A computed fold for a 77-nucleotide RNA from a Planctomycetaceae bacterium, annotated as transfer RNA. It was read from a public genome assembly. Taxonomically the source falls in Planctomycetaceae (Bacteria, Pseudomonadati, Planctomycetota, Planctomycetales). Its mean pLDDT, the model's own confidence on a scale to 100, is 81. Its Rfam family is "tRNA".
[in-house]
RNA sequence: GCACCCAUAGCUCAAUUGGAUAGAGCAUCGGUCUUCGGAACCGAAGGUUGCAGGUUCGAGUCCUGCUGGGUGUACCA
Numbered sequence: 001g002c003a004c005c006c007a008u009a010g011c012u013c014a015a016u017u018g019g020a021u022a023g024a025g026c027a028u029c030g031g032u033c034u035u036c037g038g039a040a041c042c043g044a045a046g047g048u049u050g051c052a053g054g055u056u057c058g059a060g061u062c063c064u065g066c067u068g069g070g071u072g073u074a075c076c077a
Stems, first nucleotide, its partner, number of pairs: 001073007010026004019057001028044005050066005
């Protein structure tokens, strides 16, 4: 250089193959309980779905470019 894959909440992952308000666990915060803490239980907050465009009635999902990461491969020395 070329090809392929990945990027969604602080972290790890879902989202029925384009369908309406993007969810879960852990973590965080608050509450119950406890002498206190932990555990357990209940609740809350937390998202420009990497960025910019495009297609579509409708995009996390499809297309193009870019950014970052990973894998394979070629070339030079």